[in-house]
Molecule: small-subunit ribosomal RNA
Organism: Desulfovibrio sp. A-1
C1' cells in the first nucleotide's frame, strides 16, 4: 500500500457493496420441488335451499365434478449450499473421439393398423402402540403386451479400404392418444358417428443445437533426516463389460514397466478466472461474483432415468438424536431464516413473487427462502453535515513568562446572513412488459364467409419495495467530533507531578530531584465519523540475487588426482529446419483492469462500446547462431625420435659418525651429573673421565640454497634394479580424439586401532625432585604404550597460497633452477619451472598484479545466506573401537564478524629526560611532647578536605566573642535592607527585676532646610500594617569565580595545498642539535597561532646621578670611649639611570649548518643563580563554608537574641613536626660578627625593685635619626669523664606574674621541687647536587593574651654523581591488541540459585498405514432355480419367458495376530540458553 477482520476510544446522514476466515460441531421449529383433470378410474364433507318425516332423520338440488388420495406423464441430477477429501487429467490451456451418448428444443422425412392382459384408488377383512403391512374383490388410461408396416440402425456374409468408411445380401426391431371445430365425401340421417380438419401428443429416421462421457500434449506446494517402487504389476491374443477405447474385468502367455528431469513414502492443499503487492520479474493469495471438480451425518451399495450411484430418492452396515404399549419403529440444515456450542468474531425463525430466471401446464394459474426487496452491524469504499461573513476593549478565563508580556485568538461574546442533513407538512414517481381476455386487421390449413393457430394495432388489468426516492413549504444556528501522535527515524514543546520509582516503548533507547520520551495540563502537529491498536500480506530486502549476489582475510573453494552420467565445447563447407525470429489464422468464456462515452444531482456504483489478456494449438516464411546429418582442415589434444635435470615412487643391499648397553683395561671421588639455584638421580659393590673390542636400534650432519621433484599428504647418506611423471629440441603421423565433472572410486601427515616382529634414542600417560599461596604445569632425574618393520583397518588436520579446475588475453624490471640458440669472449635471445619488486586494472580495505584476487555478459565444479544453540541432538551410513560422513530444530541475542583510524595500554622494542636510581649527607618509622585526622565517645564533641593532588590542610592564632554545634531562656515585619501610615529631633543618665538577653518605670534635651508660622521635609528612634527580610539548609554531579594535579612536562592546534571512500594523514616524521616542537638540514608542502625562550621583579660587577637619618680616606677640635663636633661624600652603603654575556673572539670537532669541546678576556660563560610567569586539555579533582549564582527547602522557625557547656572528650591507629638519647656535647664565666622586619589604643630607653616572669619610670621616635634588639652557633677559659648521667626534659606539687568583664571546664609565663620515656630505632621510607643539605639564631603576620606552626632573613657551611641494568613519572618513534568509562581494562571455566526450552530413559497411552487371516450385510454379476407364474405359442398335455428362493464370486463395518510411522505423557538422568 491491502483486508471477509478483530479490540479500544469515539459515532449526525446517505447510497453502493459486504458479514461463521473456528466445530464437515449438534440441530427444536416454520419453509426451500412440484405441477398436470385437454392422459385415467373414482369421488366426499360443512355449510345453503327444497321435498318427506315415525320428528330420531331420510331424499333430492346446490356445494362440485371442487377438496384431498390414488394409477398414470414431465419434473425432482436444474437452482441453491460447503471445502471435508484430493498433489490427481482433480484443475488450467491446446488438442483427440476415425472409440461416444444427448430428455426437453429447432429443422426435415416416413408412421401414428389391428389386437389382449392386468392393477392402484375402491370394496370387504385380518395383523401392529404407532410406522406400516398381508390377504380377497371390482375397475380405467398417453400404465402394461402381442401382432402389421420399415426406412434406418444392429448384426452375419461378400466385396472394399491402413481404417469401424462404402456398396451388395440375409434376419431382426415401433407406436397413444386428447381438446376443439364442421358436415365436402361414406353410413344412420332435424343431428351424429366413422369421417374430415386444427391443434398439443406418440413412434421412427436424417440434420442441428445444447449438454455430457472419455482420451492425449505441456503447466500444477513442501520434505532426500522418503531411494528405490511394482504381480492385473507392464505387454500380448480371446473373451466380457459399457453409450463408449482401455487390464475396467477373467483365462491363458511373456518378463516387463516406473525412478536422481526425484519413482515410491511422508506432510500440506479444492484448482482456475482473478484478488492483493510491486518500475517489472517476482512475492502472496484463491472471501462475495464467475468457469471446473468434490461432497451431503460416517462407511459401502445398487435401483430408476436420457443423465445420478443421486444435499431435502431407496436398500445395509456404524455412530448420535428421538418416539415406544420394548415387540418395534423415525431422523440427518455443508437450502433461507433460526437454536446451542467453538471463538477475537460474523446478521432477520422479514416482505414479494412485482420484476429477472426456473418446473409443470393447450392456458388461465400453480410452485420457487432461485431471486427482488427491506432489517441488523461505519465491516469497506464514495458522498455529505456539524455553518457561513463580520468581529480587537486582542474581553473573562486557561496556560507560561526573563513580569515586559506571550499564547488559546477573529476564537469566544457581539452583529448580519443561509437554510444542506436531521424533524414537521404537503405533494409523489421511474422500475409495467407481457400473458389471459376484449375490439379491430393480415395470414395458414381448410369444401367453409366453422373453427384453431400464427402475426399486428389498440384497450383492460398487474408493484413486494413505498407514501420510498424526488419535490415543495415551514421554523430555527437551533439536535450533529473525535481518535491518535508532539526524543531521532517523523509534522508538531512548554509548564507541574514523579525521582531507575510508577510507568513507556516499531528499532535506537527513556526514568537514579530541573524527563521535549512516565502521568496530567496548556499549546501544537496529523486523520476526520473515524482514529488508533493486534493479526495478516506483498514492498523496501540486490536480505536465495532469471532479471539482479558472493566465496584470500567478513559465512562461504570438497584435502588431492582419476573419471561415470550431465553441462560445455575449434576452422571451412553442404543439408536440414527442432531450438530461434518474423507473418497469417483458430482459440484464449464472461466479469475484472485499463480507455471512452453514457446512466443514477457527484461519487462510489452501474451500462454500451474498444483494447488488452505478454499463452497454446495450426500454418507459411527466414537460416545469422545454437542443434541433428554429411564432407574436409590442424592452431585444441595426442603419437613418434633424440636429449639433459630432479630428495618423484617401489624393492634389495651396502656405509659412516653419533648415543645406550655389555666386556676387559687405566684411574679416582667432601665425587659425578643437573639447574636460575637445587635436590631427586647414579657413584667406593670404583660411577664420570678414558682407552680397547662387542652388541643392537633408529637417523643420516657438513654439501643445504625464498634450490629441486611429486595431484595431493610428502621426498634428504651411497649403490643396483623395476617404474611414474614432468621439460628442451626435431621432423612425421592421428584429425576435435577437448574441458569439467553430480553420484563412484583412489589416494591422504601426526595421532589412533588390530595381529605378529623390533626397541639404542627420544617419549603421552605415570612415578620422584624442585618452583609455587597451590603447580595435577613450565625445569629437572626416570619411565610404559607409541615412534620402527610387515600385513590390515580409520579417513582426520591452521589437509593453508586459508585463493577448485580449463582456455586465452593484458607494460615492465630482477634473482634463481633445468633446456635449447647466437657470440670468441663479457653477454644477448628463447622455452618450462620457482621467489622479489611493481604498471593498468581490481579490492571495504588490507592488497592482488603473465604463478592475478585484472580482462573475457567466458566454460564446468563444489560451497555461502546474522551470531550463540552446534558441527550438537535425532534419523540413515561406514567403522573393531575411538570417531567418521550427512546434518537439524526448540530457545536466546542485537548484534557476531572484516579492514582500517586515533587514542590507551604491554612483566613489546628504540631513542632520551627527572634527585627517577645509583653515589652520598641528614632525617622519618622506635621514645616523650605539640599538632591534624581516623576512630570511639558525647546532650553537642559544628561542617568542610579523604592516594599521589586530605591529614602543623580551610584556621595568618575556639577561655567569652568567633561559632556555624548542644542544653536553656527569649523573640517573631524580625540583628539588616526598601516601601507605607502613626508619633517623637537624635542623644544622654538613672532605678527594679533578671544569669544574660528581655522587660517595667523615671529623668535630661533640642539642632539642620523650607514656611503663608498653622505646618512640611531630610535624616534619626519608636509602635505599627502587609509586601518581605533572613537561613554557615540541600544540590560543587546544574553553574560563575577561585584553586589542586599532570606539569617548567615539551607539547596542543589551525589556514590552505596534497593524500586517502572514510575515520584520518602529511605538516609536527626522518638525520643531527638543544633545558626546549631550541636550531639546522631534508622532505608534499607551505605558512601561521598556543606553548619554549625573551621582555618583568631580584641577586652578582663596574660607571654614573644624588650625599641624610648613611659614611669617615685626607684635615681639624673633642672624649674613659665612641663619625661625638666642623668639614668631607672619596670610600662603604643607599636608590634611581645606565655599562656589561651576545659562543662575541682565538682553536677544534661536525655537513662550509645548527651546534658541540677547549681556550682567552672577564665580577660573571654558554638559559650566571633566584622569582614571577603555568598551552590545549585531564581528573564530573576541591570549594553552593569567602563570594556570586539556578533550582529545591524553612518561615512564632531551619530565622533572630542571651546564658552556659561543646569545638579542648580518649581503649585506641596514622600523618606532619618539636625536643632528645650527649662530649664535634652539657654546664658556668668572658667576648666577637648579622640581615631583613615591625612600632601612636604601638615599640618603648636610661633609672629603680624583683632570683625571674614582671613593675615601677617615663626620655626619644609617626622613624637609614627612637624603640623591640640580646643575634645564636663562633671564640677563649673553666668544669663535667660515659654514668639513664651535670644527658634528657616529661610529668606532678607549691608558689608566683602577665593578658583579659573572666583563665574551673580550657591561656602564656615565671621560681622552687620533681625528675618519666628514651642509650639512635623493625619491615618500610622522605629531602636534598652549592652558598644546595646540615646546622644557628633573628624577624614578621594573626594576635588582649596564646606559636613546636606558616611566612620570611642572615650566619656558619660540607659529602657525593661510575653511570641509566633496575624503581618511579615523563618526552618522540614504532610494534601488538579481542582495551575506548581505554590494563584498576577486557574476559574464560567449574561450582551454588532460579527460571525456559530442548535429546535420552523402563514404559505407558492415542493416531495412522501395510501384511496374513477370520467373519461377511446390503447389492450387482453368475449358476440353480423341485416353488410359484395374467399377456406370447399351442387345441390340448405342455412349452418360452418370468419370479420368489437357494448357491458362489466380489466386498463395507468388525475381529484376531504382527510390522511400520507419527503424536502425547514418564521416576531419572544429559548437555544448552537467560538471570
Nucleotide at each position: 500500500a491491502u483486508u471477509g477482520a478483530a479490540c479500544g476510544c469515539u459515532g449526525g446522514c446517505g447510497a453502493c457493496g459486504u458479514g461463521c476466515u473456528u466445530a464437515a460441531c449438534a440441530c427444536a421449529u416454520g419453509c426451500a420441488a412440484g405441477u398436470c383433470g385437454u392422459g385415467c378410474g373414482a369421488g366426499a364433507a360443512a355449510g345453503g335451499a327444497g321435498a318427506c318425516u315415525u320428528c330420531g332423520g331420510u331424499c333430492u338440488c346446490u356445494g362440485a365434478g371442487u377438496a384431498g388420495a390414488g394409477c398414470g406423464g414431465c419434473g425432482c441430477a436444474c437452482g441453491g449450499g460447503u471445502g471435508a477429501g484430493u498433489a490427481a487429467c482433480g484443475c488450467g490451456u491446446g488438442g483427440a473421439u476415425g472409440a461416444u451418448c444427448u430428455a426437453c428444443c429447432c429443422u426435415u422425412g416416413a408412421g401414428u393398423u389391428c389386437g389382449g392382459g392386468a392393477u392402484a384408488a375402491c370394496g370387504g377383512u385380518g395383523c401392529g402402540a404407532a410406522a406400516g403391512c398381508g390377504c380377497c374383490g371390482c375397475u380405467a388410461a398417453u400404465a402394461c403386451c402381442g401382432u402389421a408396416u420399415a426406412a434406418c440402425a444392429a448384426u452375419c456374409c461378400a466385396u472394399u479400404u491402413c481404417a469401424u468408411c462404402g456398396u451388395g445380401g440375409g434376419u431382426u426391431c415401433a407406436a397413444a392418444g386428447c381438446a376443439g371445430g364442421c358436415c365436402u365425401c361414406u353410413u344412420c340421417a332435424u343431428g351424429a358417428a366413422a369421417g374430415c380438419u386444427u391443434g398439443c401428443g406418440c413412434u421412427u429416421g436424417g440434420g442441428g443445437a445444447u449438454g455430457a462421457g472419455u482420451c492425449c500434449g505441456c503447466g500444477u506446494c513442501c520434505c532426500a533426516u522418503u531411494a528405490g517402487c511394482u504381480u492385473g504389476u507392464u505387454g500380448g491374443c480371446g473373451g466380457g463389460g459399457u453409450a463408449a477405447c482401455g487390464g475396467c474385468c477373467c483365462a491363458c502367455c511373456a518378463a516387463g514397466g516406473c525412478a536422481a528431469c526425484g519413482a515410491u513414502g511422508g506432510g500440506u492443499a479444492g484448482c482456475u478466472g482473478g484478488u492483493c503487492u510491486g518500475a517489472g520479474a517476482g512475492g502472496a493469495u484463491g472471501a462475495u461474483c464467475a468457469g471446473c471438480c468434490a461432497c451431503a451425518c460416517u462407511g459401502g451399495a445398487a435401483c430408476u432415468g436420457a443423465a445420478a450411484c443421486a444435499c431435502g430418492g431407496u436398500c445395509c452396515a456404524g455412530a448420535c438424536u428421538c418416539c415406544u404399549a420394548c415387540g418395534g419403529g423415525a431422523g440427518g440444515c455443508a437450502g433461507c431464516a433460526g437454536u446451542g456450542g467453538g471463538g477475537a468474531a460474523u446478521a432477520u425463525u422479514g416482505c414479494g413473487c412485482a420484476a429477472u430466471g426456473g418446473g409443470g401446464g393447450a392456458a388461465a394459474c400453480c410452485c420457487u427462502g432461485a431471486c427482488g426487496c427491506a432489517g441488523c452491524g461505519a465491516c469497506g469504499u464514495c458522498g455529505u453535515g456539524u455553518g457561513a461573513g463580520g468581529g480587537a476593549a486582542g474581553a473573562a478565563g486557561g496556560c507560561c513568562u526573563u513580569c515586559g508580556g506571550g499564547u488559546c485568538g477573529u476564537a469566544a461574546a457581539c452583529c448580519u446572513c443561509u437554510g444542506u442533513c436531521a424533524g414537521a407538512a404537503g405533494g409523489g414517481a421511474a422500475g409495467a412488459a407481457c400473458a389471459u381476455c376484449c375490439g379491430g386487421g393480415a395470414g395458414u390449413c381448410g369444401a367453409a364467409c366453422a373453427g384453431c393457430c400464427u402475426c399486428c394495432c389498440g384497450g383492460c388489468c398487474u408493484g413486494a419495495c413505498g407514501g420510498u426516492a424526488c419535490c415543495u413549504u415551514c421554523a430555527g444556528a437551533g439536535g450533529a467530533a473525535g481518535c491518535g501522535c508532539c526524543g531521532g527515524c517523523u509534522a508538531a514543546c512548554u509548564c507541574c507531578g514523579u525521582g531507575c520509582c510508577a510507568g513507556c516503548a516499531g528499532c535506537c533507547g527513556c526514568g537514579g530531584u530541573a524527563a521535549u520520551a512516565c502521568g496530567g495540563a496548556g499549546g501544537g502537529c496529523g486523520c476526520a465519523a473515524g482514529c488508533g491498536u493486534u493479526a495478516a500480506u506483498c514492498g523496501g530486502a540486490a536480505u536465495c540475487a532469471c532479471u539482479g549476489g558472493g566465496c584470500g582475510u567478513a559465512a562461504a573453494g570438497c584435502g588431492u588426482g582419476c573419471g561415470u552420467a550431465g553441462g560445455c565445447u575449434g576452422c571451412u563447407u553442404g543439408a536440414u529446419a527442432a531450438g530461434u525470429c518474423a507473418g497469417a489464422c483458430g482459440u484464449g468464456a464472461a466479469a475484472u483492469c485499463c480507455c471512452u462515452c453514457g446512466g443514477c444531482u457527484c461519487a462510489a456504483c452501474c451500462g454500451g462500446g474498444g483494447a488488452a489478456c505478454u499463452g497454446c494449438g495450426u500454418u507459411u516464411g527466414a537460416u545469422a547462431c545454437u542443434g541433428u546429418c554429411g564432407a574436409g582442415c590442424u592452431a585444441g589434444a595426442g603419437u613418434c625420435c633424440u636429449g639433459g635435470a630432479g630428495a618423484g615412487g617401489g624393492u634389495g643391499g651396502c656405509g659412516g659418525a653419533a648415543u645406550u648397553c655389555c666386556u676387559g683395561g687405566u684411574g679416582u671421588a667432601g665425587g659425578a651429573g643437573a639447574u636460575g639455584a637445587a635436590a631427586u638421580c647414579c657413584g667406593u659393590a670404583g660411577a664420570u673421565a678414558u682407552c680397547a673390542g662387542g652388541a643392537g636400534g633408529a637417523a643420516c650432519a657438513c654439501c643445504g640454497g625464498u634450490g629441486g621433484c611429486g595431484a595431493a599428504g610428502g621426498c634428504g647418506g651411497c649403490c643396483a634394479c623395476c617404474u611414474g611423471g614432468a621439460c628442451a629440441g626435431g621432423u612425421a603421423c592421428u584429425g576435435a580424439c577437448g574441458c569439467u565433472g553430480a553420484g563412484g572410486u583412489a589416494c591422504g601427515a601426526a595421532a589412533g586401532c588390530g595381529u605378529g616382529g623390533g626397541g639404542a634414542g627420544c617419549a603421552a600417560a605415570c612415578a620422584g625432585g624442585a618452583u609455587u599461596a597451590g603447580a595435577u604445569a613450565c625445569c629437572c632425574u626416570g619411565g610404559u604404550a607409541g615412534u620402527c618393520c610387515a600385513c590390515g583397518c580409520g579417513g582426520u588436520a591452521a589437509a593453508c597460497g586459508a585463493u577448485g579446475g580449463a582456455u586465452g588475453c593484458u607494460a615492465g624490471g630482477u634473482g634463481u633452477c633445468g633446456g635449447g640458440g647466437a657470440g670468441c669472449g663479457a653477454u644477448c635471445u628463447u622455452c618450462g619451472g620457482c621467489g622479489c619488486c611493481g604498471c593498468a586494472g581490481c579490492u571495504a580495505a588490507c592488497g592482488c598484479a603473465u604463478u592475478a584476487a585484472g580482462c573475457a555478459u567466458c566454460c564446468c565444479c563444489g560451497c555461502c545466506u546474522g551470531g550463540g544453540g552446534a558441527g550438537u541432538a535425532c534419523g540413515g551410513u561406514c567403522g573393531c573401537a575411538a570417531g567418521g560422513c550427512u546434518g537439524a530444530a526448540a530457545c536466546u541475542c542485537a548484534a557476531a564478524g572484516g579492514a582500517a583510524u586515533u587514542g590507551a595500554c604491554g612483566g613489546g622494542g628504540g631513542c632520551c629526560c627527572g634527585c627517577a636510581c645509583a653515589a652520598g649527607c641528614g632525617g622519618u618509622g622506635g621514645a616523650g611532647u605539640a599538632u591534624g585526622u581516623g576512630g570511639u565517645u558525647u546532650a553537642a564533641u559544628u561542617c568542610g578536605a579523604u592516594g599521589c593532588a586530605a591529614c602543623g590542610c580551610g584556621a595568618a592564632g575556639a577561655a567569652c566573642c568567633u561559632u556555624a554545634c548542644c542544653u536553656g531562656g527569649g523573640u517573631u515585619u524580625g540583628a539588616c535592607a526598601u516601601c507605607c501610615c502613626g508619633c517623637g529631633a537624635a542623644u544622654c543618665c538613672c532605678u527594679c527585676c533578671g544569669a544574660a538577653a528581655a522587660g517595667a518605670g523615671g529623668g535630661a534635651g533640642u539642632g539642620c532646610c523650607c514656611u503663608u508660622c498653622g505646618g512640611g521635609g531630610a535624616g534619626c528612634g519608636c509602635g505599627g500594617u502587609g509586601a518581605c527580610a533572613g537561613g554557615u539548609g540541600c544540590u560543587g554531579c546544574a553553574u560563575g569565580g577561585c584553586u589542586g594535579u599532570c606539569g617548567u612536562c615539551a607539547g596542543c592546534u589551525c589556514g590552505u595545498g596534497c593524500c586517502g571512500u572514510g575515520a584520518g594523514g602529511u605538516g609536527u616524521u626522518g638525520g643531527g642539535u638543544u633545558a626546549a616542537g631550541u636550531c639546522c638540514c631534508g622532505c608534499a608542502a607551505c605558512g601561521a597561532g598556543c606553548g619554549c625562550a625573551a621582555c618583568c621583579c631580584u641577586u652578582g660587577u663596574c660607571u654614573u646621578u644624588a650625599g641624610u637619618u648613611g659614611c669617615c680616606a685626607g684635615c681639624a677640635g673633642g672624649u674613659a670611649a665612641g663619625g661625638c663636633u666642623g668639614g668631607g661624600c672619596a670610600c662603604u652603603c643607599u636608590a634611581g639611570a645606565g655599562a656589561g654575556a651576545c659562543c662575541g673572539c682565538c682553536u677544534c670537532g661536525g655537513u662550509c649548518a645548527a651546534c658541540g669541546g677547549g681556550g682567552a678576556g672577564g665580577a660573571a660563560g654558554g638559559u650566571g643563580g633566584g622569582g614571577a610567569c603555568g598551552a590545549c586539555g585531564u581528573c564530573a579533582a576541591g570549594u553552593c563554608a569567602u563570594c556570586a549564582u539556578g533550582g529545591c527547602c524553612c518561615u512564632u522557625a531551619c530565622g533572630c537574641c542571651c546564658a552556659g557547656g561543646g569545638c579542648u572528650a580518649c581503649a585506641c591507629a596514622c600523618g606532619u613536626a618539636c625536643u632528645a638519647c650527649a662530649a664535634u656535647g652539657g654546664c658556668g664565666g668572658a667576648u666577637a660578627c648579622a640581615a631583613a622586619g615591625g612600632g601612636u589604643u604601638g615599640c618603648u630607653a636610661a633609672g629603680c625593685c624583683g632570683c625571674g616572669a614582671g613593675g615601677u619610670g617615663g626620655a626619644g621616635c609617626c622613624a637609614a635619626u627612637c624603640c623591640c634588639a640580646a643575634a645564636a652557633a663562633g671564640u677563649c677559659c673553666g668544669u663535667c669523664u660515659c654514668a639513664g648521667u651535670u644527658c634528657g626534659g616529661a610529668u606532678u606539687g607549691c608558689a608566683g606574674u602577665c593578658u583579659g568583664c573572666a583563665a574551673c571546664u580550657c591561656g602564656a609565663c615565671u621560681g622552687c621541687a620533681u625528675g618519666a620515656a628514651g642509650c639512635u630505632g623493625g619491615a618500610a621510607u622522605c629531602g636534598c647536587u652549592a652558598g644546595u643539605a646540615a646546622u644557628c639564631g633573628c624577624g614578621c603576620a594573626u594576635c588582649a593574651u596564646c606559636a613546636u606552626g606558616g611566612c620570611g632573613c642572615g650566619g656558619u657551611g660540607a659529602a657525593u654523581a661510575c653511570g641509566u641494568u633496575c624503581c618511579c613519572g615523563g618526552g618522540c618513534c614504532u610494534u601488538g591488541u579481542a582495551c575506548a568509562c581505554a590494563c584498576c581494562g577486557c574476559c574464560c571455566g567449574u561450582c551454588a540459585c532460579a527460571c525456559c526450552a530442548c535429546g535420552a530413559a523402563a514404559g505407558u497411552u492415542g493416531g495412522u498405514u501395510c501384511u496374513a487371516c477370520c467373519c461377511g450385510a446390503a447389492g450387482c454379476c453368475g449358476c440353480c432355480g423341485g416353488g410359484c407364474u395374467a399377456a406370447c405359442c399351442g387345441c390340448a398335455a405342455g412349452g418360452a419367458g418370468g419370479c420368489a428362493g437357494g448357491c458362489g464370486u466380489c466386498u463395507a463395518c468388525g475381529g484376531u495376530a504382527g510390522u511400520g510411522c507419527u503424536g502425547a505423557u514418564g521416576a531419572u538422568u544429559g548437555g544448552g540458553g537467560u538471570g